[in-house]
RNA sequence: GGGGCAUUAGCUCAGUUGGUAGAGCACCGCCUUUGCAAGGCGGGGGUCAGCGGUUCGAGCCCGCUAUGCUCCA
Numbered sequence: 001g002g003g004g005c006a007u008u009a010g011c012u013c014a015g016u017u018g019g020u021a022g023a024g025c026a027c028c029g030c031c032u033u034u035g036c037a038a039g040g041c042g043g044g045g046g047u048c049a050g051c052g053g054u055u056c057g058a059g060c061c062c063g064c065u066a067u068g069c070u071c072c073a
Base pairs, nucleotide, nucleotide: 001072002071003070004069005068006067007066010025011024012023013022019056027043028042029041030040031039049065050064051063052062053061
């Protein structure tokens, strides 16, 4: 220098053919307990890495950039 993959909640990850952004764990409240843990019920939390483009509509398609991993030279 070139190719490929990844980037979504605090963490680990889903998200189907482009049509209301989700799960588990964590966090908060309540119940249960003498108390803690476990368990049950409920709740909060998102600039979908960044900038543009396509589209009525983009996490999803296209371009560039950034970061990480990997392959080639």
A computed fold for a 73-nucleotide RNA from Flexivirga oryzae, annotated as transfer RNA. Rfam family: tRNA. Its family is annotated with triplet codon-amino acid adaptor activity in the Gene Ontology. The source organism's lineage runs through Bacteria, Bacillati, Actinomycetes, Dermacoccaceae and Flexivirga. Its mean pLDDT, the model's own confidence on a scale to 100, is 82.